RNA sequence: GGCGACUUAGCCAAGCGGUAAGGCGCGGCUCUGCAAAAGCCUGAUGAUCGGUUCGACUCCGAUAGUCGCCU
Numbered sequence: 001g002g003c004g005a006c007u008u009a010g011c012c013a014a015g016c017g018g019u020a021a022g023g024c025g026c027g028g029c030u031c032u033g034c035a036a037a038a039g040c041c042u043g044a045u046g047a048u049c050g051g052u053u054c055g056a057c058u059c060c061g062a063u064a065g066u067c068g069c070c071u
Base pairs, nucleotide, nucleotide: 001070002069003068004067005066006065007064010024011023012022018054027041028040029039030038047063048062049061050060051059
């Protein structure tokens, strides 16, 4: 230098046009004499900016970052 994949909550991670699941962690509540354990509750404008669309995490473009292959 060329090509490809990926970027979703503090961490892991699903969904791939129609209001974003789940797990761990944090926090709150219940229980307890106090804790631990257990149970319940709780958070995301989707890397950034544009475009297409009635409607975009999803499709398209550019940019940034990470990883891989080729040279």
Predicted 3D model of a 71-nucleotide RNA (transfer RNA) from an uncultured Clostridia bacterium. Its mean pLDDT, the model's own confidence on a scale to 100, is 82. It matches the Rfam family "tRNA". Rfam classes the family as a transfer RNA. Rfam's curators write: Transfer RNA (tRNA) molecules are approximately 80 nucleotides in length.